[in-house]
Molecule: c-di-GMP-I riboswitch aptamer
Organism: Pseudomonadota bacterium
RNA sequence: CUGUGACAAAGGUAAACCCGCUGAAAGGCGGGGGCGCAAAGCCACCGGUCUAAAGGAAGCUCGAGCGCGGGUUUCCCAGGAUAGCGGGGUCGUCCGG
Numbered sequence: 001c002u003g004u005g006a007c008a009a010a011g012g013u014a015a016a017c018c019c020g021c022u023g024a025a026a027g028g029c030g031g032g033g034g035c036g037c038a039a040a041g042c043c044a045c046c047g048g049u050c051u052a053a054a055g056g057a058a059g060c061u062c063g064a065g066c067g068c069g070g071g072u073u074u075c076c077c078a079g080g081a082u083a084g085c086g087g088g089g090u091c092g093u094c095c096g097g
Stems, first nucleotide, its partner, number of pairs: 001097003005094001012037002017032006035084001041090003045087003048082003055076009
């Protein structure tokens, strides 16, 4: 520098689910718990996926004074999220070459 990571060694991490906190939600954090993971360490740069508070559009409805205001339903929408979806970047243990 590199990997089509086999037998290992020392280790690491932690899915679902449960409890608590937090958030509009997706999700996140902590404790328990282990499905798994040779990067399932870290980073939202690219793609995908998830959510939709605020915002926009339409429908219904209530009030009013013609502008309008309130409630509710549906759709759109990322400045939110996901690194255990993939790519990429970056640090790294052992072993093999």